Large-subunit ribosomal RNA, domain IV from a metagenome, 329 nucleotides, folded computationally.

Context: one part of a larger RNA
RNA sequence: UCCGGCCCAGGGAAGUCGGCAAAUUGGCCCCGUAACUUCGGGAGAAGGGGUGCCUGCGGUCUUCUCUAAAUGAGGGGACCGCAGGUCGCAGUGACCAGGGGGGCCCGACUGUUUAAUAAAAACACAGGUCUUGGCUAGCCCGUAAGGGUGUGUACCAAGGCCGACGCCUGCCCAGUGCCGGUACGUGAAACCCGGGUACAACCGGGCGAAGCGCCGGUAAACGGCGGGGGUAACUAUAACCCUCUUAAGGUAGCGAAAUUCCUUGUCGGGUAAGUUCCGACCUGCAUGAAUGGCGUAACGAGGCCCCCACUGUCCCGGGCCGGAUCCCG
Numbered sequence: 001u002c003c004g005g006c007c008c009a010g011g012g013a014a015g016u017c018g019g020c021a022a023a024u025u026g027g028c029c030c031c032g033u034a035a036c037u038u039c040g041g042g043a044g045a046a047g048g049g050g051u052g053c054c055u056g057c058g059g060u061c062u063u064c065u066c067u068a069a070a071u072g073a074g075g076g077g078a079c080c081g082c083a084g085g086u087c088g089c090a091g092u093g094a095c096c097a098g099g100g101g102g103g104c105c106c107g108a109c110u111g112u113u114u115a116a117u118a119a120a121a122a123c124a125c126a127g128g129u130c131u132u133g134g135c136u137a138g139c140c141c142g143u144a145a146g147g148g149u150g151u152g153u154a155c156c157a158a159g160g161c162c163g164a165c166g167c168c169u170g171c172c173c174a175g176u177g178c179c180g181g182u183a184c185g186u187g188a189a190a191c192c193c194g195g196g197u198a199c200a201a202c203c204g205g206g207c208g209a210a211g212c213g214c215c216g217g218u219a220a221a222c223g224g225c226g227g228g229g230g231u232a233a234c235u236a237u238a239a240c241c242c243u244c245u246u247a248a249g250g251u252a253g254c255g256a257a258a259u260u261c262c263u264u265g266u267c268g269g270g271u272a273a274g275u276u277c278c279g280a281c282c283u284g285c286a287u288g289a290a291u292g293g294c295g296u297a298a299c300g301a302g303g304c305c306c307c308c309a310c311u312g313u314c315c316c317g318g319g320c321c322g323g324a325u326c327c328c329g
Stems, first nucleotide, its partner, number of pairs: 001324008010315002014313001019310001027051005036041001038164001052086015087091001099308007106300002111123002127162007138149004165295004170225003175222002177218005184213003191206005226244005253287001254284001265281005
């Protein structure tokens, strides 16, 4: 010096990206327990008291003996209590054995995952919705025979998206896709007719399927959801008006957000001091409704912030035990 373990005055997170690590707490019994809530929960909330041993007494249950039996008597056991006493710094005396609270984000939850750098806000999930399918189905594997779903049958099967629950889920079908329709246009070969060829090839015309054109539907299909100018008796702002333009011009809600560039926005809160955090505002560079929107009790080895307790994280270092490295024999 390194590894493992232990102790420390006063201070108590000043350390650090961050209380990482360590410390605190800890079992059992009793008292007591808030917001919020889906009334289950939250809860071991929080917070407080007790805990050994000895003696005496009481109660509950049980077992054995006596008794004919019993609410009887006596002996044993387990458990629950009351009183008195007693020792230590300390009685769950060692081991074992939750630190707690508040706010916010994400995901409802228990689960699942990158075997060997990621456990998560990712995946899954009940539940919602759309699509395909009437069974010799649809979908999947196979060239086929055949097989799976399924010896199932729409309260079923398969596929897509969303993801408990609560309140909701606006406008656009112009583009792309899908579905339906179709008088007409287009539309290959075959076939028919004509030309051509001693036969053919070939050329032209006719007929004409799907598809496309055309007409409609469809957004919990892929997706999309404007710009300029003016206006109110302070100013400012603009309910209002004009104009260009689109398929339609973003509704509810939320909003400097896991989204905000400018930005440490501004105001409020917390601190003596706060690029983080919480609450507001809205000027949303570039929110927004099943690529779901906004809430939400409970849950989380998830992320962020604050407080209490506690500490060698630190001020700031010291000491002890064991092992290793190193030196000498």
The prediction has a mean pLDDT of 89.
RNAcentral holds the full RNA, with entries from SILVA.